[in-house]
RNA sequence: AAAUUGAGAGUUUGAUCCUGGCUCAGAACGAACGCUGGCGGCACGCUUAACACAUGCAAGUCGAACGCAAUUAUGAAACUUGUUUCAUAAUUGAGUGGCGCACGGGUGAGUAACACGUGGAUAUCUGUCCUUAGGUAGUGAAUAACCCCGGGAAACUGGGGCUAAUACAACAUGAGCUCGAGAGAGGAAAGACCGAAGGGUCGCCGAAGGGGGGGUCUGCGUCUGAUUAGGUAGUUGGCGGGGUAAUAGCCCACCAAGCCGAUGAUCAGUAGCUGGUCUGAGAGGACGGUCAGCCACACUGGAACUGAGAUACGGUCCAGACUCCUACGGGAGGCAGCAGUGGGGAAUAUUGGACAAUGGGGGAAACCCUGAUCCAGCGAUGCCGCGUGAGUGAUGAAGGCCCUAGGGUUGUAAAACUCUUUUGACGGGGACGAUGAUGACGGUACCCGUAGAAUAAGCACCGGCUAACUCUGUGCCAGCAGCCGCGGUAAUACAGAGGGUGCUAGCGUUGUUCGGAAUUACUGGGCGUAAAGGGUGUGUAGGUUGUUAUGUAAGUCAGAUGUUAAAGACCUGGGCUUAACCUAGGGGCUGCGUUUGAUACUGCAUGACUAGAGAGCAGGAGGGGGGAAUGGAAUUUCCGGUGUAGAGGUAAAAUUCGUAGAUAUCGGAAGGAACACCAGUGGCGAAGGCGAUUCUCUGGACUGUUUCUGACACUGAGGCACGAAAGCGUGGGGAGCAAACAGGAUUAGAUACCCUGGUAGUCCACGCCGUAAACGAUGAGCACUAGGUGUCGGGGCCGCAAGGUUUCGGUGCCGCAGUCAACGCAUUAAGUGCUCCGCCUGGGGAGUACGCACGCAAGUGUGAAACUCAAAGGAAUUGACGGGGACCCGCACAAGCAGCGGAGCAUGUGGUUUAAUUCGAAGCAACGCGAAGAACCUUACCAGGGCUUGACAUCCCCCCGACCGGCGCGUAACGGCGCCUUUCCUUCGGGACGGGGGAGACAGGUGGUGCAUGGUUGUCGUCAGCUCGUGUCGUGAGAUGUUGGGUUAAGUCCCGCAACGAGCGCAACCCUUGCCUUCAGUUGCCACCGCGUAACGGCGGGCACUCUGGAGGGACUGCCGGGGACAACUCGGAGGAAGGUGGGGAUGACGUCAAAUCAUCAUGCCCCUUAUGCCCUGGGCUACACACGUGCUACAAUGGCCGGCACAGAGCGACGCGAUCCCGCGAGGGUGGGCAAACCGCGAAAACCGGCCCCAGUUCGGAUUGCAGGCUGAAACCCGCCUGCAUGAAGCCGGAGUUGCUAGUAAUCGUGAAUCAGAACGUCACGGUGAAUGCGUUCCCGGGUCUUGUACACACCGCCCGUCACACCAUGGAAGUCGGGGGCGCCCGAAGUCGGCCGCGAAACAGGCUGCCUAAGGCGAAACCGAUGACUGGGGUGAAGUCGUAACAAGGUAGCCGUAUCGGAAGGUGCGGCUGGAUCACCUCCUUU
Repeated sequence: AAAUUGAGAGUUUGAUCCUGGCUCAGAACGAACGCUGGCGGCACGCUUAACACAUGCAAGUCGAACGCAAUUAUGAAACUUGUUUCAUAAUUGAGUGGCGCACGGGUGAGUAACACGUGGAUAUCUGUCCUUAGGUAGUGAAUAACCCCGGGAAACUGGGGCUAAUACAACAUGAGCUCGAGAGAGGAAAGACCGAAGGGUCGCCGAAGGGGGGGUCUGCGUCUGAUUAGGUAGUUGGCGGGGUAAUAGCCCACCAAGCCGAUGAUCAGUAGCUGGUCUGAGAGGACGGUCAGCCACACUGGAACUGAGAUACGGUCCAGACUCCUACGGGAGGCAGCAGUGGGGAAUAUUGGACAAUGGGGGAAACCCUGAUCCAGCGAUGCCGCGUGAGUGAUGAAGGCCCUAGGGUUGUAAAACUCUUUUGACGGGGACGAUGAUGACGGUACCCGUAGAAUAAGCACCGGCUAACUCUGUGCCAGCAGCCGCGGUAAUACAGAGGGUGCUAGCGUUGUUCGGAAUUACUGGGCGUAAAGGGUGUGUAGGUUGUUAUGUAAGUCAGAUGUUAAAGACCUGGGCUUAACCUAGGGGCUGCGUUUGAUACUGCAUGACUAGAGAGCAGGAGGGGGGAAUGGAAUUUCCGGUGUAGAGGUAAAAUUCGUAGAUAUCGGAAGGAACACCAGUGGCGAAGGCGAUUCUCUGGACUGUUUCUGACACUGAGGCACGAAAGCGUGGGGAGCAAACAGGAUUAGAUACCCUGGUAGUCCACGCCGUAAACGAUGAGCACUAGGUGUCGGGGCCGCAAGGUUUCGGUGCCGCAGUCAACGCAUUAAGUGCUCCGCCUGGGGAGUACGCACGCAAGUGUGAAACUCAAAGGAAUUGACGGGGACCCGCACAAGCAGCGGAGCAUGUGGUUUAAUUCGAAGCAACGCGAAGAACCUUACCAGGGCUUGACAUCCCCCCGACCGGCGCGUAACGGCGCCUUUCCUUCGGGACGGGGGAGACAGGUGGUGCAUGGUUGUCGUCAGCUCGUGUCGUGAGAUGUUGGGUUAAGUCCCGCAACGAGCGCAACCCUUGCCUUCAGUUGCCACCGCGUAACGGCGGGCACUCUGGAGGGACUGCCGGGGACAACUCGGAGGAAGGUGGGGAUGACGUCAAAUCAUCAUGCCCCUUAUGCCCUGGGCUACACACGUGCUACAAUGGCCGGCACAGAGCGACGCGAUCCCGCGAGGGUGGGCAAACCGCGAAAACCGGCCCCAGUUCGGAUUGCAGGCUGAAACCCGCCUGCAUGAAGCCGGAGUUGCUAGUAAUCGUGAAUCAGAACGUCACGGUGAAUGCGUUCCCGGGUCUUGUACACACCGCCCGUCACACCAUGGAAGUCGGGGGCGCCCGAAGUCGGCCGCGAAACAGGCUGCCUAAGGCGAAACCGAUGACUGGGGUGAAGUCGUAACAAGGUAGCCGUAUCGGAAGGUGCGGCUGGAUCACCUCCUUU
């Protein structure tokens, strides 16, 4: 010194905190399986069939207890000389006798028990051993062996005869032995060996003591189930006997009626117990293999004998099952000893060596025996140790893999050089274990030497937990998975590879236990809403219990002492090279016993007290309960009167009532039920519950007083009582209401909601039922811990009163500390403590099944499991949503105007068709969209003909000198063939450029994926929002700011405020337009001056005006008045060209829609490569029964036609605009002044003036068609536009529905441009003319802010319930059937003990008969458990089945609980209850101002 010690993580959610389960990381194993495997040491090795066993061995020994036989040797004798007999010695064999065989070894079936553990007790026994002091005398009768004769197949056995002993018997003696009160009686023995002949040794008998070993009794401890609650007749006790080594109902007779049990008897299930082992910080939990102690068992059951000891593993008897032998008569056997075999099983070893050691038995000893034991063999089964090499070694080799193509990594790893030799191999030596001899192990351990890197590395993992990452393949497949979860074409999660990580002769997996798990909580949990307070009281047992004194010392505390086996564990040492392992000493073993002491606390006993509790007296309050009586209002019905056509009901209706007189109204009558106002988070009661008035009976609480008792108290398992509504039974009653039911509606349906009727029931009496969201979802009692403010019932003090103040009891609200996961609670606790009771331990299955109890029934109470899931749940947060609320906005509605939807045509889309009708876009936000313009081209599609390094890019080689252009041949065309012409630089080698040919790298793709992407765009939405920093609040997600009061177009501004600031958005800055000023003055303009003309800015001139385009000014709620809060702002006004953003545009926050686009472009991956690429001709995109969208033109008189006549703006023009003149009816043609434009050109229409038409399918309307022309273009057939003439369709204002627009807007009128050869009714832009209406925000749609509910978060296109159908799984019931263990009754009854009798004998046995008990067996009636069972019930799970829509929002009828009834189903309805109901209003209370 001996106790050095406690870790968490993943998973419910959009996110958060909590509750709560599931899962993982650790350690361990008598293990098994997969892959792999060098050595040694030490351990360990049938967990299953206590299944069956071939073969061998596992208990013998003693001649110094005894007789006999055999063999050999020696000696002697006899004689038939090779035999017999005798003696001695040695050896062997069976037998008599002794001791041992009850130890050692095996196994764990049974056993829940004094079996075991621990501590005691005694009425007891004890061979061998030790000690002590004694005895050991004299006799007798047999018997095996052996011989003879028998039986039997055998096992074995019968009869006759002989014989010995330490075998047996009686007898002598005998105590300190036994019995007995005593007298007295009973009662033993055996010899053997050696001897030097004195004796010695080993035995034997009786007795006492000891030691060790047993027997028995007993306190305490020792698993689960109450869905096992009563058990017990030798049962409990007594007296007397018997019996035992000994106590005892152990057994018997009699007597009594006890005994055990909720502190769990009995029954059922499971199990050998302990020291200990594993785990754990510990407390605990699980286990009981090896080793050690105890017990039990030995094929199954029963029984005794012998013996010191057994009811005996390798003994006996009987019964049973099984196996074997047999001559069929009868016999034999028991591996749960060591090996071994079969079988079972996921699985567990050699038919080995030796008694050398340790130990055991026998013997005087030598010695013999010993599968105990010691060793060896097999097995990585475990623990421990060692090795498979070490050092140097960069060009960072090769190869592999990856790559951003540079490189990286494998990697000092290898190679190479130097060195070493553990292990292994070979050779040599060689132990300890043995005190004298003796060594299986074993020529082993160990030591020395020799050669040589030589003989020796795997397994699992790499998404997170959890250390470790990339490529390829695969494509919700194959597969993985401990949990969460991966895989549907870029998988760190599958498979392979490279690389990495971990452990290492092992590594993983599976199984099991403890841990983590505070997840059964003693240490150490909870119950308002997560699982959980009993519906309430009363009270038994039990638990707990005020103040004080004394005694006691049971609990408690302290000391001493005995015990707590050894081993193990711990500490300190020691021995194997170390360790594992072995070993010495120590401490400890938390327990129990004995004893001494202490007395605070608890207990017990006795006494006292009054603060708890109760009683008395005096008061007042109350829907507390029971009974009786009475009352009015109202509904309904009946009777009568008045009166007439409706009434009633609803969202609207209908069923219904009414001309047979309803409804309405008046009067009268009957009957039942309930009691308006008062009425109140007011009262009473234990809870359920209780409401007209009066009387009567009765319970409880409260206040005051402090008179009495003196702890009489609290809680309360069982028990008992009460217990809403519904329901049940019997008998009444029945007005209204009203499950069921009927009818009418609604609806897709409507077994509902709504309506009209209506029965049980609701009411009373008596009796059941015993449940509810029986709720404050909060058990009862006591004590303590800030306050404020209402209210109910009392009391005290002050005050005349109003009232104030104080106190006790009840009942609300707000709130501090504290507490809580939060919400919340907060003296009426969910705070802080104490006492007692009830209850919980993941969700579902299920409050179900079975069993039991209760009930008339309905049903209630108690109350599982299999199986299945990884969640289920609470509170709060942010969103989203609501057939929730509040506020606000928008051409959202309303008020208007014009349309669309009907017609014809144009255009786009769908569909259909087709060789192709290329592709995309799909509600708003696709559809006159991509396409700002498809005859060829475009063009991506189809048919046909062609090309293959390609139409296009880069690189290499060869040839040419061009290319371009022109010409010819040829083709449907492209391709093809040929001729002519023709470069630049040069150092003369060649080069640049171009063409042709060739090889391969590659080109090419409007092929796929917009769900791999960039970029771009649409949309919500020009909506007013979206965020951040710091601070603060909250455990946190988050909140605050950003909410509130005003205001605005606006998160615009002001005020307030735990916020203060800031960013992206808004606004402003930009463009345009409206007014003015200034500058400039051509191509614009022309007032003044002049010239000219028929006329015209045509000209000189001018820049005033218009205009152009630069720069400025101007508008800011600046001014006045009202409102507002003295603010922001708003209303009105003045001035002004313009007034509150002056009008218009550009500008699009964070984000949403996997929105659109791979066909603008870019791009990853995949795919095609004589084709999915490229070229060409022709066709198609232009089809046409039909449907839809967007437009144009109309239907006419506010119009059409004819004639006349006026006024823009913005643009465009050289491959162009085109003046003028001429021709043509016209489209147009010819000509071509001028103009790259404020210069030239293109240029209005509606309007206005005049005329005609006169309401018609027209002088409206122009489709369609015919003919004739024009233009563009190689080319108008498919398939362009325009013109003239002719033709003259539908259509007379458009159903449901729906669109745009708030002012220079709608409507209407024309003009221009882009694209473009040509081809707009489209698109974009421009001006002309120019309205109506807006009460307003109830409603529809969209949006914003705040708030509320939520079971939604893929966010309501959400979630989700039940029936039915199908598949699978486990389970309940079930006519029965089969099996099992136990109990009970009866029958039969082996062996055997005990008892009785007979008989025999010297005696004791043996034998025969018989009684009791009794194993196995048989029969019977019950109960229990298990298996199976046609059919049947519900339950669970399953990717997209069917029917509905019950729940979550007010879920569209608020939901839920109990009960009753009905219905395909969710469910509906009635009655009572709850808020865990939204919204609105009212009442009350509180807070703030």

The RNA shown here (small-subunit ribosomal RNA) has 1489 nucleotides and comes from a Holosporaceae bacterium.
Its Rfam family is "Bacterial small subunit ribosomal RNA".
NCBI's taxonomy places the organism under Bacteria, Pseudomonadati, Pseudomonadota, Alphaproteobacteria, Holosporaceae.